Model confidence (mean pLDDT): 86 of 100.
Predicted 3D model of a 358-nucleotide part of an RNA (large-subunit ribosomal RNA, domain IV) from a marine metagenome.
Context: one part of a larger RNA
RNA sequence: CUCUCAUUCAGGAACUCGGCAAUCUAGCCCCGUAACUUCGGGAUAAGGGGUGCCAACGCUGUAGCUUUAGGUAAAACUAAGGUGGCGGAGGUUGGCUGCAACAAAGAGGUCCAAGCGACUGUUUAACAAAAACACAAGGCUAUGCAAACUCGUAAGAGGAAGUAUAUAGUCUGACGCCUGCCCAGUGCCGGAAGGUUAACAGGAGGUGUUAGCUCGUAAGAGCAAAGCACUGAAUCGAAGCCCCGGUAAACGGCGGCCGUAACUCUGACGGUCCUAAGGUAGCGAAGUCCCUUGUCGGGUAAGUUCCGACCCGCAUGAAUGGCGUAACGACUUGGACGCUGUCUUAAUGAGAGACUCA
Numbered sequence: 001c002u003c004u005c006a007u008u009c010a011g012g013a014a015c016u017c018g019g020c021a022a023u024c025u026a027g028c029c030c031c032g033u034a035a036c037u038u039c040g041g042g043a044u045a046a047g048g049g050g051u052g053c054c055a056a057c058g059c060u061g062u063a064g065c066u067u068u069a070g071g072u073a074a075a076a077c078u079a080a081g082g083u084g085g086c087g088g089a090g091g092u093u094g095g096c097u098g099c100a101a102c103a104a105a106g107a108g109g110u111c112c113a114a115g116c117g118a119c120u121g122u123u124u125a126a127c128a129a130a131a132a133c134a135c136a137a138g139g140c141u142a143u144g145c146a147a148a149c150u151c152g153u154a155a156g157a158g159g160a161a162g163u164a165u166a167u168a169g170u171c172u173g174a175c176g177c178c179u180g181c182c183c184a185g186u187g188c189c190g191g192a193a194g195g196u197u198a199a200c201a202g203g204a205g206g207u208g209u210u211a212g213c214u215c216g217u218a219a220g221a222g223c224a225a226a227g228c229a230c231u232g233a234a235u236c237g238a239a240g241c242c243c244c245g246g247u248a249a250a251c252g253g254c255g256g257c258c259g260u261a262a263c264u265c266u267g268a269c270g271g272u273c274c275u276a277a278g279g280u281a282g283c284g285a286a287g288u289c290c291c292u293u294g295u296c297g298g299g300u301a302a303g304u305u306c307c308g309a310c311c312c313g314c315a316u317g318a319a320u321g322g323c324g325u326a327a328c329g330a331c332u333u334g335g336a337c338g339c340u341g342u343c344u345u346a347a348u349g350a351g352a353g354a355c356u357c358a
Stems, first nucleotide, its partner, number of pairs: 001353008010344002014342001019339001027051005036041001038174001052096006059088004064083007109337007116329002121133002137172007149158003175324004180254003185251002187247005194242003201235001205231005212223004255273005282316001283313001294310005
């Protein structure tokens, strides 16, 4: 010097990104206990006091003995006491030891405010435990049973030895108050008149080949039936698409410019352009705000964080849920009390290393 422990004057977070780490607290009994609240909680809230041993007194259960009264022929028995052996609880008073009385071990620090997620739960075995996942609950969609859906080429199986209060898919995520406008685009559902449209059907026409015919002295040239091949127009022809409607707790979307009130500012109001419709209620410098350490207030001696407001929201917003919310959280943020070697500022001790010698 390193690691693991222990103790420390005065101060007490001045440390640090941050009280990280380590203290503090702690059991049981009694007293006492706020806001808020879903009336269950919050709550061991917070905050106080007590705690060992000995003696006395007091309380109390129950054998035995005994007194009085009743009762009986006498007993038994009943009621109220006294004494007393063995207990029980732990109230009052006094005393004893110690630094200390749950003397060891074990054994909550607490409070205030905010964000997120309702909660218990689950997760990245071995860098992430969370605000992520799940959840009860809400919605939408599909499915009438040989169900939809999934696996399998199939047989078959799961769904389910279930039957719409069921099953499957998908989204939101307790509870409270709510959930606005847009169906133009994309998707989905419904419709079937018209347009378009495949294979199939159809076989007009065409091409190749050549019996034959014509021409030619010949070589050959032209035309060309049937057959055999190869093609092939019209016509017929479903779903789909076009088309017509519906649907947003389907995917999604939810404007611009100009002017205007008798100080000024602002603009309830008006005009105009565009759109499918132009963001409603809420919330808002937010886990979302670039400018930005916005401005004001609070807290501090001093506050880019925090809390409360404001609203010109770069770029909030309603089940991609919006806003609240008691309880809960090894979550995140800010503050306070207590407490401390985190620090001012270091010291000492123990053990194990390193190092030196053997």
It matches the Rfam family "Bacterial large subunit ribosomal RNA".